[in-house]
Context: one part of a larger RNA
RNA sequence: CUGGGCCUAGAGCGUUCGUAGCCGGUCAGGUAAGUCUUCUGUGAAAUAGUGUGGCUUAACCACACUGCGCGCAGGAGAUACUGCUUGGCUUGGGAACGGGGGAGGUCAGGAGUACGCCCGGGGUAGGGGUAAAAUCCUUUGAGCCUGGGCGGACUACCAGUGGCGAAGGCGCCUGACCAAAACGUGUCCGACGGUGAGGAACGAAAGCUGGGGGAGCGAACGGGAUUAGAUACCCCGGUAGUCCCAGCCGUAAAUGAUGCAGACUGUGGUGUUGCUUCAGAGUUAAUCUGCAGCAGUGCUGUAGCGUAGGUGUUAAGUCUGCCGCCUGGGGAGUACGGCCGCAAGGUUGAAACUU
Numbered sequence: 001c002u003g004g005g006c007c008u009a010g011a012g013c014g015u016u017c018g019u020a021g022c023c024g025g026u027c028a029g030g031u032a033a034g035u036c037u038u039c040u041g042u043g044a045a046a047u048a049g050u051g052u053g054g055c056u057u058a059a060c061c062a063c064a065c066u067g068c069g070c071g072c073a074g075g076a077g078a079u080a081c082u083g084c085u086u087g088g089c090u091u092g093g094g095a096a097c098g099g100g101g102g103a104g105g106u107c108a109g110g111a112g113u114a115c116g117c118c119c120g121g122g123g124u125a126g127g128g129g130u131a132a133a134a135u136c137c138u139u140u141g142a143g144c145c146u147g148g149g150c151g152g153a154c155u156a157c158c159a160g161u162g163g164c165g166a167a168g169g170c171g172c173c174u175g176a177c178c179a180a181a182a183c184g185u186g187u188c189c190g191a192c193g194g195u196g197a198g199g200a201a202c203g204a205a206a207g208c209u210g211g212g213g214g215a216g217c218g219a220a221c222g223g224g225a226u227u228a229g230a231u232a233c234c235c236c237g238g239u240a241g242u243c244c245c246a247g248c249c250g251u252a253a254a255u256g257a258u259g260c261a262g263a264c265u266g267u268g269g270u271g272u273u274g275c276u277u278c279a280g281a282g283u284u285a286a287u288c289u290g291c292a293g294c295a296g297u298g299c300u301g302u303a304g305c306g307u308a309g310g311u312g313u314u315a316a317g318u319c320u321g322c323c324g325c326c327u328g329g330g331g332a333g334u335a336c337g338g339c340c341g342c343a344a345g346g347u348u349g350a351a352a353c354u355u
Stems, first nucleotide, its partner, number of pairs: 003327004007309002012323001014202004021195003025089007033082002035078008048066007092192001093189003096185003104178007111155002115151008126137002163170002207248006216242002221237004259322006266302001268300009278290004304311002328355003337348004
């Protein structure tokens, strides 16, 4: 529970697409379902209000009038708004065209430093590690210098509160394919839109299944230290894993802890990214600078808002539409049941009891 809320106290689904539903720009005509007016019928009595009366009074009762039940059905009318319908419009939305921007995605090829291992040459007693050590490696020649080969992973500098993507996320180079956004034009369509219960798709890391791969790192594990102990922190090793292909899982402090869309708000100040008009510099050009516009991304900050921290045209301001969610703490995101999963578990999600 017809209320008030959801950045941080409880509360925005991880994200997007989209079905039903709900909501919907502008002009004119028609209609009259919603809506409004009026009339008729009905809406029992009791109860309620006023007055009078009856029980000795009151409660109670009776009578009269009024009110209530404001709803339903039918008739007549009104047409601003909503609906339905017809025809237009272009601002919302979509399409087209133009030149740019981007770690956007998928696939293929290539490169680079480092690292490890193997082989050859040189060379000799140490190396490694730490606060200090030891385990460890090494005369079967290590570490170090040098030449060659193999392997897997990664992509320094550039790198930027820079960019792109719905989110997760994306960073060497080249190519192919796929996709999105911004800017500009205002050429075409003409409300085609917004949100979105269910539903579908995507979704870090870890984990799981099958097959490959395995350099470095490294849960577990073994050893050395430390310590009262040390199932740790430190050190030496090291298996899963990390990587690739195919499939599953579906969760995160999945965070901007802030749902999506639209409108408005005197406004500012100052960076930065992309596009564009104009002006200037540059012999032309590449390019650079300045004013302005649009779109993004930051800082600061007025009013307002907020318990405050803060927020503040990227709102947490002022409004509208739609969805999700919250309702003291613990029990508990547990139990049971359903659905999903190979499993791990996920999702939906209580109560007793306690305070």